A computed fold for a 73-nucleotide RNA from Trichonephila inaurata madagascariensis, annotated as transfer RNA.
Lineage of the source: Eukaryota > Eumetazoa > Orbiculariae > Trichonephila > Trichonephila inaurata.
The RNAcentral record of the sequence draws on ENA and Rfam.

RNA sequence: GUCCCAGUAGCGUAAUGGAUAACGCAUUGGACUUUUAUUCCAAAGGUCGUGCGUUCGAAUCCUACCUGGAAUG
Numbered sequence: 001g002u003c004c005c006a007g008u009a010g011c012g013u014a015a016u017g018g019a020u021a022a023c024g025c026a027u028u029g030g031a032c033u034u035u036u037a038u039u040c041c042a043a044a045g046g047u048c049g050u051g052c053g054u055u056c057g058a059a060u061c062c063u064a065c066c067u068g069g070a071a072u073g
Base pairs, nucleotide, nucleotide: 001072002071004069005068006067007066010025011024012023013022018056027043028042029041030040031039049065050064051063053061
């Protein structure tokens, strides 16, 4: 240089173009327990990498860039 893949909560991952963006772990509060742990209930935490476009509607599709990874020369 060419080509491919990935980017979503603190971490790991879901989500067919129809939305209050979900789950596990972690965190916080409560219940239970003599206490801790376990278990149960709840809560907080997200500019869906960035911009532009398509669409009535975009995390999802197009396109350009950024970051990381793999292949090839």